Predicted 3D model of an 87-nucleotide RNA (c-di-GMP-I-GGC riboswitch aptamer) from Peptococcaceae bacterium BICA1-8. Its mean pLDDT, the model's own confidence on a scale to 100, is 85. It was read from a public genome assembly, where an Rfam model found it.
């Protein structure tokens, strides 16, 4: 520098359970580990969920749009890095 076939020094950590949070979707700590070579970080493109307020609609608490909010363990881009191999 390049690549992650193989392995793992070290690393994180789904479901599912507990508590606390929030209208939600979520999100914090523990506990646990299905995964992960960036499963580091980053809401830039696209995507996906949520919609108390707001608006329009309805008999209706319905139903739809939307400001807003989330999700990087959906795929992209950016930016950073150990470990290996090979040059």
């Nucleotide at each position: 520098a390049a690549u992650g076939a193989a392995a793992a020094a070290g690393g994180c950590a789904a479901a599912c359970c507990a508590u606390c949070u929030g209208a939600a979707a979520g999100g914090a700590u523990g506990g646990g580990a299905c995964g992960c070579a960036a499963a580091g970080c980053u809401a830039u493109g696209g995507g996906u969920c949520u919609a108390a307020a707001g608006u329009a609609u309805u008999a209706a608490u319905u139903u739809g749009c939307u400001a807003a909010g989330a999700c990087u363990g959906c795929c992209a881009g950016g930016c950073u890095a150990c470990c290996a191999u090979u040059a």